[in-house]
Order: sequence, then C1' cells, then structure tokens
RNA sequence: CCGUGCUAGGCGGGGAGGUAGCGGUGCCCUGAAUCCGCAAUCCGCUCUAGCGGGGCUGAAUUCCCUUCUGAGGGAUUCGCUCCGGUCGCUCCGUCGUCCGGGGCGUCGAUGGUUCGGGUCCCGCGCGGUGUCGGCUUGUGAACCAGGUCAGGUCCGGAAGGAAGCAGCCUUAAGCGAUCCCCGGCAGGCGCAGCGGGCGUUCCCGGACCGGAGUCGUGGGCGGCGAUCGGCGAUCGGCAGGCGAUGUCUCGACGCGGGGUGCACGG
Repeated sequence: CCGUGCUAGGCGGGGAGGUAGCGGUGCCCUGAAUCCGCAAUCCGCUCUAGCGGGGCUGAAUUCCCUUCUGAGGGAUUCGCUCCGGUCGCUCCGUCGUCCGGGGCGUCGAUGGUUCGGGUCCCGCGCGGUGUCGGCUUGUGAACCAGGUCAGGUCCGGAAGGAAGCAGCCUUAAGCGAUCCCCGGCAGGCGCAGCGGGCGUUCCCGGACCGGAGUCGUGGGCGGCGAUCGGCGAUCGGCAGGCGAUGUCUCGACGCGGGGUGCACGG
C1' cells in the first nucleotide's frame, strides 16, 4: 500500500417552551436520515443525562473536531399604528367680575295697579268643497197607464152605439244632461263677521302710581359643567400589530481543513 473479516461510531439537526438540569412526545425552522413500545393532568434519565427491544451500515464522500458562510428563531432599541384608562388644551353652555361700544329714557326708564285688544278654546253666521234630493229638460210602456182611436170585430132591420189592437200624443217607474236655482247632510276648508269662555302664560296699547335706570351686543379674566369631535402628554396590554437596519443571543444545511481503531493474509 492492497484484500478479507470485525469493533468504536452512525442511521438527522436546530429554535422556542417546559424542566433543578438533560433528552423525548407535541409546536416551529431546516433537511430527506431505520422499525416496535412509553409519553403534556406528561414519559425516561442525572453533568456519562431518554429508557427497553430489533435491523441496516461501518474506519471513511458516510464517523469525530474545527475555520468560514448562514436559512430560521428568541431578546432588546427606535419608529408607525391598534385597544382601554387618566390628565390638559381647543369647541359648547352657565355663573361672577372688569373693560368697550350702541338703542331708549325727567318730552318720564325698570317696576306696580287697572282697562282694552291680540294670542288660545268653543259655538253661530257667511262663503267654498264634497255628496244626496228637488226644479228644468231629453228619452221612456206590444199587453197588466191615459187620451184619440184607422183597419178590423161586436150589437142593431136601419139610424146609430159598444169594446178596442196598431199608430200618434201625453205621462208613471227608470235611464241621462246642464251645475243655473232651491233644500238636506258632512268636516283637519276659508273669514276684516257675531257671540261666549279661559284668563294673566306671552305680545301690543291707554290711564294712574312712582322717580332713574333699562335693553341688546363685543372682548378679557376666573369658577363650574357638558361632549367624546379634534390635538397633545402619560400609563397599561403574553407592551397587541407592523416595519427598519441597529445590537445581543441560539443556530440547521453547505464549502474547506484536520484527526481517527483491531485481526488475518499478500
């Protein structure tokens, strides 16, 4: 150095979480890498840190160590934003105070008494609206409305009578028209009308009393209140969600480097 057969070892790893700690089942990331039993109200171990039982591979591309790279995860910083609470400012209202500028007022303010009118309620009246009826008018009865009744029929010797269909005319019930007139009914119609009521709640006017203010408005300051509209601050939340690279931490896969048995034979 080569061949054959063994053994150590390997047959996934990592993160968070959990745990006194380690590993596993479960979740997540990566990867493609055996089977059976146990296991989150956990299962099995003790710094030698899964336990028990099988199978495959096996001293090297495969095992061990390590530089580099770096998926992904966790923590933190900053920023933006969400939910809830608190506070302050703005906005709105009210009270007090101060200032300003107007109207009216000794040709009499606020206020008081009284009278009247309005407002409010009711009724009547008038008008209008709706509806119904009447009036006027048109039409309108085969027969069971009327008048006149041709023809025809009946009575009669005749003269003359009788009933009466159609037609015509008039009309009843009915069906329409005008909406002029008259009347009835109705009410969320109108009123310069009339009457009554409620009355000082409000408004206007007059008389009297009385004798100096009164009525709006603008602004400053302060107190109180209201809303949740806006702005700001702060606290809380598995500090919720998102983002940034920043910092710290763990870190798979991968490239590279190094290291590592035994026996026999040649």
Bacterial large signal recognition particle RNA from a Solirubrobacteraceae bacterium, 266 nucleotides, folded computationally. Its Rfam family is "Bacterial large signal recognition particle RNA". From the family's description: The signal recognition particle (SRP) is a universally conserved ribonucleoprotein involved in the co-translational targeting of proteins to membranes. The family's RNA type in Rfam is non-coding RNA gene. Its mean pLDDT, the model's own confidence on a scale to 100, is 77. The sequence was found by an Rfam model in a public genome assembly.